[in-house]
Order: sequence, then structure tokens, then C1' cells
RNA sequence: GCGCCCGUAGCUCAGCGGAUAGAGUGCCCGGCUACGAACCGGUAGGUCGCAGGUUCAAAUCCUGCCGGGCGCG
Repeated sequence: GCGCCCGUAGCUCAGCGGAUAGAGUGCCCGGCUACGAACCGGUAGGUCGCAGGUUCAAAUCCUGCCGGGCGCG
């Protein structure tokens, strides 16, 4: 330099162009317990990497950048 894949909650990841963007785990609160762990219930937490474009409508489609991984030269 070229090709492919990935970027969504603190972390690991789901998410057919249309519902308020979700799950697990973690944090916090409560229950349980002699106290913890485990277990049960609940709360909070998101510019969907950035900028444009298409569309009535974009996390999702297109383009260009940025970052990460793999391969080729």
C1' cells in the first nucleotide's frame, strides 16, 4: 500500500429501514443471613466511533475519515 471483519451501557455482546435501543455481567438500593457469599427483587447508566448522503423515517443502507483485528504484498 491492497483486501476482509469489527466499533451499540463500565465489560461481553444482541438488535428484519419504523414500538421508549435491549440482554448478560458489573455498580448502587432493598430482601434473605448472626455477618458475608450465593440466591431473589428493583434503580440508575447510551451524542449506537466521527462527518456527510439516501429516505416520510437510519444503530441498520451508501460514501469518506478515525480506531482495533486478521490476511496479502
Transfer RNA from an uncultured Eubacteriales bacterium, 73 nucleotides, folded computationally. Its mean pLDDT, the model's own confidence on a scale to 100, is 81. Rfam family: tRNA. Rfam classes the family as a transfer RNA. Its family is annotated with triplet codon-amino acid adaptor activity in the Gene Ontology.